Predicted 3D model of a 74-nucleotide RNA (transfer RNA) from a Patescibacteria group bacterium.
The prediction has a mean pLDDT of 82.
NCBI's taxonomy places the organism under Bacteria, Bacteria candidate phyla.
Rfam family: tRNA. Gene Ontology term of the family: triplet codon-amino acid adaptor activity.
It was read from a public genome assembly.
RNA sequence: GGCAGGGUAGCUCAGCUGGUUAGAGCACGGCAUUCAUAACGCCGAGGUCGUGGGAUCGUGACCCACUCCUGCUA
Numbered sequence: 001g002g003c004a005g006g007g008u009a010g011c012u013c014a015g016c017u018g019g020u021u022a023g024a025g026c027a028c029g030g031c032a033u034u035c036a037u038a039a040c041g042c043c044g045a046g047g048u049c050g051u052g053g054g055a056u057c058g059u060g061a062c063c064c065a066c067u068c069c070u071g072c073u074a
Base pairs, nucleotide, nucleotide: 001073002072003071004070005069006068007067010026011025012024013023019057028044029043030042031041050066051065052064053063054062
C1' cells in the first nucleotide's frame, strides 16, 4: 500500500427490514436484608450511537470522505 471486520453507557457487547422509548450484563449510587460483610432482591444515575457531509418525510442502521483499532496479505 491492498483487502476484511470493527468504533453504541466507565467496561464487555446487543440492536437491523430505516419509523415507536437506544438496550442487556458487569461496574457505580441509594434502599432492603444481616450482629456485620458478601451474595441475592428493589430502585436510580449514566449515551453528541468515532467525526464531517449526502440521500430520505424519517437513520445508530443506507452512500461518500476522514479518523482510530484488530486481523490477513504484499